[in-house]
Context: one part of a larger RNA
C1' cells in the first nucleotide's frame, strides 16, 4: 500500500420487504449430463455453460463412424521433360457413387511462329489438416458494472514503501456541483455532443389524404378537382431548475407550485474508465511452437449428429366457466416481395391445387389481425376441458422425406383437477395477456431468436435481515 473480517458507521441498486405472473408437479418441445452406439463430430460448465456457437443436421451443411478410392492430390505457385487434343459437350458399359473402360461431336483464344493462354502425363519444390497448444498469440468477446471510480503533472509531507490532491461538511444518478483544506492543476471515465418516441411552425403533395364545389355509384377519393385535415419528407423552435414561495450556510442543492404537448437526465437506445478472471474462442479469420505427410490429407456412397432405464436447465400447452365452441362484426403497427409475392374467379370438407390481374411496391401482393364487441350452446362432469399418443388417408418442398420433414382431413383420445423443499421475473404504457411480421430458408422440426403493434395492472411502509457494489474507518500473525 491492497485484500480479508459471522468490527464499525454513511449510501445505492427489483437486494429484502410490498405486490402480480411464474417455474418446481403433468405432457409434449428444446439444450446439457449420463448411459448406449461402429459413430452418436467439436467447442462452451457457478453468477457470466445448458432454446449457448447452430439466424434452419433427410442429401449436402459434417468436422464423427463404416464401406469403396485417390497420392503434386479437391485448392495454390514454380520448374524440368514428354504430349495438343487428352480442353470442351456428349453418350454407352459396369458400378452405391467415386472411381474405371470404351465411342461420338468439336478443334478454341493470343503469336514478334520460338512459343503463350488452356489442358494431360511423369518427376521435383509444395499442397493440405474443423490434428494439438486460448496456459506461446492478435483479434473479438463475456464479466464486476452504466458500477463511480482509475490516475498524471508540479509543489508540499514522510528516511523509505508512500501520503496528500481523490480526505472533510453537504449535495447528487454520477469523483454531480457548492463550501473547507498544501495543495494547485489536468487525463482517461460521469453529463453534453448521435439516433429514436412525445408538442408546435415553416417548406413540398405522389403511389398518401379528402373539408369545400362538380361528376358519380349498390357502396366506395372512384373520377375532376384541393393542400384545409390526416399522414409521409425535410428544416426550425422547443425544457434552461429559466419563474414564483419555502428549506438551506447570502452556496451547492432540495421540496412545493405555476405557465406548458413535455419537468428537473422527459421515455427508450447506442455509448462500457483503469482494470479482473492465465475467463471465451486455434472449429470465423489471422498466427508461434509441435505434429500427420500412400494420412490425422482429399473423393464418394450408405449411416450417425435425431439413439434413451435416467437427472437436470430453458419454454410452450394445459388442468378448465374472467372458460370452451359455432355464428355475425370492429380496430393496428412494423415488415417482406421478380429464382419472388402472388389478387379475382373456379375446384378440394381441408392442407392445397388451378388461374395469372397487379406489383422492382406510401400504388400490387402476402394480409385474415387476435384478444374484443354482439348473439347462441356447454353447466362443474376427467366433461363439448386437455391435447399427448396411435391407426387410416392425402397434400406440398425436394434427385430423394425408411431411419429422419412440415402440414390436412376422419378416427383414436393419454397424463393432467394449479404443483413439496425450493427458486425466477417485474416499479409503468412496465408485469401479464393478445395477435403480427423478419432473419436463416427448397422444405422444416421456430413452442427459439429478433422486431411490430392492441388490451393493461397491482404495490412499494421502509432499509432490520439475504445477495452484489460504492466511500469512510478499525484490526490482522495474509500479500
Nucleotide at each position: 500500500u491492497g485484500a480479508c473480517g459471522g468490527g464499525g458507521g454513511c449510501c445505492c441498486g427489483c437486494a429484502c420487504a410490498a405486490g402480480c405472473a411464474g417455474u418446481g408437479g403433468a405432457g409434449c418441445a428444446u439444450g446439457u449430463g449420463g448411459u448406449u452406439u461402429a459413430a452418436u463430430u467439436c467447442g462452451a460448465c457457478g453468477c457470466a455453460a445448458c432454446g449457448c456457437g447452430a439466424a434452419g443436421a433427410a442429401c449436402c451443411u459434417u468436422a464423427c463412424c463404416u464401406a469403396g478410392g485417390c497420392u503434386u492430390g479437391a485448392c495454390a505457385u514454380a520448374c524440368a521433360c514428354g504430349g495438343g487434343a487428352c480442353a470442351c459437350c456428349u453418350c454407352u458399359c459396369a458400378g452405391a457413387a467415386a472411381c474405371g473402360a470404351g465411342g461420338g461431336g468439336c478443334u478454341u483464344c493470343c503469336u514478334u511462329c520460338g512459343g503463350g493462354a488452356c489442358c494431360c502425363g511423369u518427376g521435383c519444390a509444395c499442397a493440405g489438416g474443423u490434428g494439438c497448444u486460448g496456459c506461446a498469440u492478435g483479434g473479438c468477446u463475456g464479466u464486476c458494472g452504466c458500477c463511480a471510480g482509475c490516475u498524471c503533472g508540479u509543489g508540499u509531507c514522510g528516511u523509505g514503501a508512500g501520503a496528500u490532491g481523490u480526505u472533510g461538511g453537504g449535495u447528487u444518478a454520477a469523483g454531480u456541483c457548492c463550501c473547507g483544506c498544501a495543495a494547485c492543476g489536468a487525463g482517461c471515465g460521469c453529463a453534453a455532443c448521435c439516433c429514436u418516441c412525445g408538442c408546435u411552425u415553416c417548406c413540398a403533395g405522389u403511389u398518401g389524404c379528402u373539408a369545400c364545389c362538380g361528376g358519380g355509384u349498390a357502396a366506395a377519393g372512384c373520377c375532376g378537382a384541393g393542400g384545409a385535415c390526416u399522414c409521409u419528407g425535410g428544416a426550425a423552435g422547443g425544457a434552461c431548475u429559466g419563474c414564483c414561495g419555502g428549506u438551506g450556510c447570502c452556496a451547492a442543492a432540495c421540496c412545493g407550485g405555476a405557465g406548458g404537448a413535455a419537468g428537473g437526465u422527459g421515455g427508450g437506445g447506442a455509448c462500457g474508465a483503469c482494470g479482473u478472471c492465465a475467463a471465451g474462442u486455434c472449429a470465423u479469420c489471422a498466427u508461434g511452437g509441435c505434429c500427420c505427410u500412400u494420412a490425422c490429407g482429399u473423393c464418394u456412397a450408405g449411416g450417425g449428429c435425431g439413439a434413451c432405464a435416467c437427472a437436470c436447465g430453458u419454454g410452450c400447452u394445459a388442468c378448465a366457466a374472467u372458460g370452451g365452441a359455432c355464428c355475425g362484426u370492429a380496430c393496428a403497427a412494423a415488415g417482406g416481395g421478380u429464382u419472388g409475392c402472388g389478387a379475382a374467379g373456379c375446384c378440394g370438407c381441408g392442407a392445397g391445387g388451378u388461374g395469372g390481374u397487379g406489383c422492382c411496391a406510401a400504388u400490387c401482393c402476402c394480409a385474415a389481425a387476435a384478444a374484443g364487441c354482439g348473439g347462441u350452446c356447454c353447466u362443474c362432469a376427467g366433461u363439448u376441458c386437455g391435447g399427448a399418443u396411435u391407426g387410416u388417408a392425402g397434400u406440398c418442398u425436394g434427385c430423394a422425406a425408411c431411419u429422419c420433414g412440415a402440414c390436412u382431413a376422419c378416427a383414436u383420445g393419454a397424463a393432467g383437477c394449479c404443483g413439496g423443499a425450493a427458486u425466477u421475473g417485474c416499479u409503468a404504457g412496465u408485469a401479464a395477456u393478445c395477435g403480427u411480421g423478419g432473419a436463416u430458408c427448397a422444405g422444416c422440426a421456430c413452442c427459439g431468436c429478433c422486431a411490430c403493434g392492441g388490451u393493461g395492472a397491482a404495490u412499494a411502509c421502509g432499509u432490520u435481515c439475504c445477495c452484489g457494489g460504492g466511500c469512510c474507518u478499525u484490526g490482522u500473525a495474509c500479500a
A computed fold for a 479-nucleotide part of an RNA from an uncultured bacterium, annotated as small-subunit ribosomal RNA, 3' major domain. The RNAcentral record of the full RNA draws on ENA and SILVA.